[in-house]
RNA sequence: GCACGAAAAGGGCAUAACCGUUGAAAGACGGCGACGCAGAACCACCGAUCUAAGGGAGCAAAAUCCUAUGAUGGCGGGGUAACCGAG
Repeated sequence: GCACGAAAAGGGCAUAACCGUUGAAAGACGGCGACGCAGAACCACCGAUCUAAGGGAGCAAAAUCCUAUGAUGGCGGGGUAACCGAG
C1' cells in the first nucleotide's frame, strides 16, 4: 500500500413513533428520539421495490388498470473516497 474486519480506542450515522415544513403521492427536509449500522459516508450506472401528478386504456360518469420523467444509497450489484488495526 492492497485486500480483510478480531479485540479495542477516538468517534460517527440515526429505524419506528411524534411535531413542523414541503410534495399529487411515494418521499424529502428540520426538531425530538434510537431500532440498529464497519461504511447506515457519497454517487441513480444495472437490477429490485414504492408512488402515479401528467399521459394512455376503461366508463354515461366513475371505480379500476398501465406507465417514471418522481422516489428509495438503512434493498442488492457496481463506482468513488475514509478512521483504527489482530491475523

Predicted 3D model of an 87-nucleotide RNA (c-di-GMP-I riboswitch aptamer) from a Woeseiaceae bacterium.
The organism belongs to Woeseiaceae, within Bacteria.